[in-house]
RNA sequence: CUCCUACUAGCUUAAUGGUAGAGCCGGAUAUUCCUAAUAUCUUGGUCCAAGUUCAAGUCUUGGGUAGGAAU
Numbered sequence: 001c002u003c004c005u006a007c008u009a010g011c012u013u014a015a016u017g018g019u020a021g022a023g024c025c026g027g028a029u030a031u032u033c034c035u036a037a038u039a040u041c042u043u044g045g046u047c048c049a050a051g052u053u054c055a056a057g058u059c060u061u062g063g064g065u066a067g068g069a070a071u
Base pairs, nucleotide, nucleotide: 002069003068004067005066006065007064010024011023012022013021018054026042027041028040029039030038047063048062049061050060051059
């Protein structure tokens, strides 16, 4: 320098182009003499920019980060 793959919540991950979900973690409440456990509720997210589209996490292009291949 060229090519390939991946990037979604604090972590692990879902999501035929059509309301971004779940588990764990965290917070609140109940229960308890207190703690733990349990139950209910709940906060929080699409790596960045542009394009296509009525509509983009998804498709296209460029960039960033990480990993890999060839030379």
Predicted 3D model of a 71-nucleotide RNA (transfer RNA) from Handroanthus impetiginosus. It matches the Rfam family "tRNA". It is annotated as a transfer RNA. Model confidence (mean pLDDT): 82 of 100. Lineage of the source: Eukaryota > Streptophyta > Gunneridae > Bignoniaceae > Handroanthus.